Bacterial RNase P class A from a Paracoccaceae bacterium, 370 nucleotides, folded computationally. It was read from a public genome assembly, where an Rfam model found it.
């Protein structure tokens, strides 16, 4: 220089003039004025974990269902993070990985293939004069996989039969907190593979969601309780008795019905409002303890809260990149564009996705040069 791996981050900027939302001041609790303040890294998907509220339930156990799965460590907590181990890819920084049991069971292994699991024998091999007998699996063919592999001896030909390596499995020991790994012995090889198939282990899980939930509460319309809506007799009163009024239907001098009208009062509910709702597992900075994720002492800081739902809109200026001409292809000028994804709604912790462009740090290879 080139070409690559991981990490962090910024994602227009100043300014004028209009406007919108919260909140404070002044005004009269109006109209107004004014001052402060107003999106993200993902405010997004609503996947995972919480917090919070309400319902449900003695604990506790089992058991059904649903999740989670190498080890160790962070964390309220998690399917998240870190840091190990295996494994698989890359020369390599580094990168992926549903990574727990397959000797409890139970299925399932398409095509092809003789044969897919108490393993068989299509071509071939050896014996035999030969076969329809009988010994064998080296070596061929099928397949994702054929009962360990290479390579000697051995054989009639073969064959862990025998051995020497590798490779599996038990045992002992050594590192290591573990996953794991060295080593050393022993076993002639025994347990095909799949559990993103049932299923076994082991641990986790009640259920619903701010439209939760709590408090205030009109207007109408309906519910209840009392009163009136009338006078005579009686009687001290409080009653009794008659008679009057009254919505509506009908066989109207009656009779039936959940009984007609005003009034005060009383409660439930909706419409609205207010709490929940911005001080929180909070945010920066130095320090310390850890390898790190993360934890703390000190010390400074308040940082959107709408509810059809503010956070725009416009000139001016500067302007990273890009394209296009000029210039010598170089500095340089000159003219065009004009800045990604996207947007709060209970809140946090994560994940995943979307993202023009820019910048910064490490590291790794390869070639020059000192």
């Nucleotide at each position: 220089a080139c070409g690559g791996a991981c990490a962090a981050c910024c994602g227009g900027g100043u300014g004028g003039c209009c406007g919108c939302g919260u909140g404070g001041u002044g005004g009269a609790u109006a109209a107004c004025a004014u001052c402060a303040u107003g999106a993200g890294g993902a405010a997004a998907g609503u996947c995972c974990g919480g917090a919070c509220u309400c319902c449900a339930c003695a604990a506790g156990a089992c058991g059904a269902c649903g999740g989670u799965g190498c080890c160790g460590g962070g964390u309220a907590a998690c399917g998240c993070c870190c840091g190990g181990c295996c494994a698989g890819g890359g020369u390599a920084a580094c990168c992926u990985g549903a990574g727990g049991g397959a000797a409890a069971g139970c299925g399932c292994c398409a095509c092809a293939g003789a044969a897919a699991g108490c393993a068989a024998a299509c071509c071939g091999c050896c014996u035999u004069u030969a076969u329809c007998a009988g010994g064998c699996a080296a070596g061929g063919g099928u397949g994702a996989a054929a009962g360990g592999g290479u390579g000697a001896g051995g054989u009639a030909a073969g064959a862990g039969c025998u051995c020497a390596c590798c490779g599996c499995g038990c045992c002992u020991u050594c590192g290591g907190u573990a996953a794991c790994g060295g080593a050393g012995g022993u076993g002639g090889c025994a347990g095909g593979g799949c559990a993103a198939g049932c299923c076994c282990c082991a641990c986790c899980g009640g259920g619903a969601g701010c439209a939760a939930u709590g408090c205030c509460g009109a207007a109408u319309a309906g519910g209840g309780a009392c009163c009136g809506c009338u006078g005579u007799g009686u009687g001290a009163a409080a009653g009794c008795a008659c008679g009057g009024g009254u919505a509506g239907u009908c066989u109207u001098u009656g009779a039936c019905c959940u009984c007609g009208c005003g009034g005060u009062c009383c409660g439930g509910g909706u419409a609205g409002g207010c709490a929940g709702c911005a001080c929180g597992a909070g945010c920066g900075c130095c320090g310390c303890g850890g390898u790190a994720a993360c934890g703390u002492u000190g010390c400074g800081c308040c940082u959107a809260g709408a509810u059809g739902g503010a956070u725009g809109g416009u000139c001016a200026u500067u302007g990273a990149a890009g394209a296009a001409g000029a210039g010598a292809u170089a500095a340089u000028c000159u003219u065009c564009c004009g800045a990604a994804c996207a947007g709060a709604a209970u809140c946090c912790g994560g994940c995943u996705u979307a993202c023009a462009g820019g910048u910064u740090g490490u590291c790794c290879g390869u070639g020059c040069c000192c």
Taxonomically the source falls in Paracoccaceae (Bacteria, Pseudomonadati, Pseudomonadota, Rhodobacterales). The prediction has a mean pLDDT of 75. Rfam family: Bacterial RNase P class A. About the family: Ribonuclease P (RNase P) is a ubiquitous endoribonuclease, found in archaea, bacteria and eukarya as well as chloroplasts and mitochondria.